[in-house]
Molecule: Bacterial RNase P class A
Organism: Dysgonamonadaceae bacterium
RNA sequence: GCAGUUGGUCGUUCCGUCGCUCUUUGAUAGCAAAGGGAGGAAAGUCCGGACAACAAAUGGGCGCCCCGCUACCUAACCGAUAGAUGUCCGCGAGGGCAUGGAAAAGUAGAAGAAAAUAACCGCCGCAAGGUAAGGGUGAGAAGGUGAGGUAAGAGCUUACCGGUUCGUGCAGUGAUGUACGAAGCCGUACUUCCCGGGGGUUGCAAGGUCAUAUACACCGGCGCAUGAGGAUUGCCCGUCCGAUGCCGGGGGGUAGACUGCAAGAAUUCAGCGGUAACGCCGAAUCCAGAUAAAUGACGGAAAUUCCUGCUUGCAGGGAUACAGAAUCCGGCUUAAAGACCGACUGCUUUU
Numbered sequence: 001g002c003a004g005u006u007g008g009u010c011g012u013u014c015c016g017u018c019g020c021u022c023u024u025u026g027a028u029a030g031c032a033a034a035g036g037g038a039g040g041a042a043a044g045u046c047c048g049g050a051c052a053a054c055a056a057a058u059g060g061g062c063g064c065c066c067c068g069c070u071a072c073c074u075a076a077c078c079g080a081u082a083g084a085u086g087u088c089c090g091c092g093a094g095g096g097c098a099u100g101g102a103a104a105a106g107u108a109g110a111a112g113a114a115a116a117u118a119a120c121c122g123c124c125g126c127a128a129g130g131u132a133a134g135g136g137u138g139a140g141a142a143g144g145u146g147a148g149g150u151a152a153g154a155g156c157u158u159a160c161c162g163g164u165u166c167g168u169g170c171a172g173u174g175a176u177g178u179a180c181g182a183a184g185c186c187g188u189a190c191u192u193c194c195c196g197g198g199g200g201u202u203g204c205a206a207g208g209u210c211a212u213a214u215a216c217a218c219c220g221g222c223g224c225a226u227g228a229g230g231a232u233u234g235c236c237c238g239u240c241c242g243a244u245g246c247c248g249g250g251g252g253g254u255a256g257a258c259u260g261c262a263a264g265a266a267u268u269c270a271g272c273g274g275u276a277a278c279g280c281c282g283a284a285u286c287c288a289g290a291u292a293a294a295u296g297a298c299g300g301a302a303a304u305u306c307c308u309g310c311u312u313g314c315a316g317g318g319a320u321a322c323a324g325a326a327u328c329c330g331g332c333u334u335a336a337a338g339a340c341c342g343a344c345u346g347c348u349u350u351u
Base pairs, nucleotide, nucleotide: 001347002346003345004344005343006342007341008340009339010338012302013301014300015299016298017297018296020037021036022035023034024033025032026031039322043333044332046331047330048329049328050327051203052202053201054200059237060236061235062234064199065198066197067196068195069083070082071081073079084099085098086097087096088095089094100194101193104192105191106190107189108188120135121134122131123130124129143161144160145159146158147157148156162186163185164183165182166181167180168179169178170177171176207259208258209257210256216250218249219248220247221246222245229241230240231239232238266285267284268283269282271280272279273278303320304319305318306317307316308315309314310313
C1' cells in the first nucleotide's frame, strides 16, 4: 500500500418566522410566560416478563408443547457472556452446525451382489464346497500396516497404531484433557422409545368509574334443588355460582366522557469487583403521552462526504439511507445512504 475478519459509536446541529401538542403557573372566554415533544431499529409479533382480569382452592389426572454439553449473568428467556467435545468451510484472522439416555424396532432413494443373516468379478479346490485379503458400485462395504499361518484367506495369531469401554494418577469449579494399564470390544445416520426439567388462560381492544338510551308483547329448546346453564386452556374428575331462569334465532336502542397513561427490573457519570455478560456503592437527571391520532412547514447557516477548477485552501455544484411511538420493559430477527474508532489476518514493496 492492497485485500479481508471481527467488535463498537454516530446516523444530524443551530438561528429566524409561523403552526400543532403536553405539563406547570397566571388569567379568563382561550390569551400569556416557562419547560418538553418520534428510533437504532419505534418495524416483525418470534420469545420472556411486569401489570390486569378470570368470585375461591386458581386443585388433580391425561393430552399437547418447550428445553436438554459446562460454568456463570438475569425478573425471566428458544436470550447474553465465557468455555468443552465432535464435525464442515477458509492460506489465515475467523465463520457455521450439533450436544440427555438406550441400542429393541423401523427407515436410508439411486448405484451396487449385498447397507449388516453379504457374495458380482476374483482367489483356492477334481468336485462338493471354502473365502472375503484384491477389484468394482457408493456419502458410507465389516479398523490400518508388517509378520506368521492357511488349499486359498480372514483379528485366525502376534507386534505396533487408530477408535470404543472400563480402571487409576495428575490438571481443571465443570464439561473435559492428559499419562499409564486392561479388554479382540470394533460399520454409520435419523425416527420411534425412555429419562430429567418446565408450561393455567386471555391480553390495555386487559381492566375500572360515570352518563345516555331501550321493546321485546316474537319463535324454538332445556329447566325450576331429582340442578337447565355458567366459570375454571383441550378432555375428564373435582370445586363453586345458579332460578318468573338459561341457551339459540329474529327484532329494537345506545356505542359518549373520564381513568388505566407513564418515576421506570429508568437513564447518565465516577469508583470498586469480574476475562466478559454483568454486579455493588455514590451522585445527578425527569428526557412524548396523542385518541383518527400532535412531535411540523419555509428560509438561512453549519456537519459529514463526493465531483470539478486552481492560487493547497479557497470557490462552485451534488448527496444525506432504512424509516414514524399508541400499556411498558428485556432479548432475537429483518431493512439500511454513509461516516468514524479499535483489535487481528494474508499478500507485496521499502527502510